The RNA shown here (transfer RNA) has 83 nucleotides and comes from Coemansia furcata. It matches the Rfam family "tRNA". Rfam describes the family as follows. Transfer RNA (tRNA) molecules are approximately 80 nucleotides in length. By type it is a transfer RNA. The coordinates come from a structure-prediction model, not an experiment, and the mean pLDDT is 80. RNAcentral holds the sequence, with entries from ENA.
RNA sequence: GCCUGCUUAGCACAGGGGCAGUGCGCUGCUCUCGUACUUUACAAGUCAAGCAGAGGUCAUCAGUUCAAUUCUGAUAGUAGGCA
Numbered sequence: 001g002c003c004u005g006c007u008u009a010g011c012a013c014a015g016g017g018g019c020a021g022u023g024c025g026c027u028g029c030u031c032u033c034g035u036a037c038u039u040u041a042c043a044a045g046u047c048a049a050g051c052a053g054a055g056g057u058c059a060u061c062a063g064u065u066c067a068a069u070u071c072u073g074a075u076a077g078u079a080g081g082c083a
Base pairs, nucleotide, nucleotide: 001082002081003080004079005078006077007076010024011023012022013021018066026053027052028051029050030049034047036046037045038044039043059075060074061073062072063071
């Protein structure tokens, strides 16, 4: 230098034209079980369990379309391949 893939919530990822989702994490609430944990502790907190919630310019810019996260082009970043 050329070719190809990827870029979506804090993290890992789904979704491929018509309301943006899952898991983990975060916040709040509930609750009983607990030969769980911490504390001297009747008790309190934490963990585990359940419920709810917040959090997104869908990398950027342009194009196509009634409508774009989705299709097209360019740019940027990243990974791989070729020379």